[in-house]
Molecule: SAM riboswitch aptamer (S box leader)
Organism: pig gut metagenome
RNA sequence: CUUAUCAAGAGUGAUUGAAGGUACAGGCCUUAUGAUAUCACAGCAACCUUCCUAACAUCAGGAGCUGGUGCUUCUUCCUGCAGAAUGCAACUUUCUGAAAGAUAAG
Numbered sequence: 001c002u003u004a005u006c007a008a009g010a011g012u013g014a015u016u017g018a019a020g021g022u023a024c025a026g027g028c029c030u031u032a033u034g035a036u037a038u039c040a041c042a043g044c045a046a047c048c049u050u051c052c053u054a055a056c057a058u059c060a061g062g063a064g065c066u067g068g069u070g071c072u073u074c075u076u077c078c079u080g081c082a083g084a085a086u087g088c089a090a091c092u093u094u095c096u097g098a099a100a101g102a103u104a105a106g
Stems, first nucleotide, its partner, number of pairs: 001106006011041005019030003024080004042072004047068002050063004076100001081097005
């Protein structure tokens, strides 16, 4: 840089000791009834590997820990930009898309 996915799912212990929620900003939330980080064991996912079916131009479905990864608070926590609908109107409400971010593969 390209493609795909992002409303679901899954925790205990020890150490540490004040921040954290993935660009920025505004909110809102989590947190000394320990945030965060590290380690151990465990779990979840199905992106790749592996196996099976289908296909053999494109493409799909299933299985499961052997491996590579990722994750285990809140929709990517919500909003911002654009469009449509709604509403008398409103920085109202709803939906869609983009931008940005994260993960995997190349």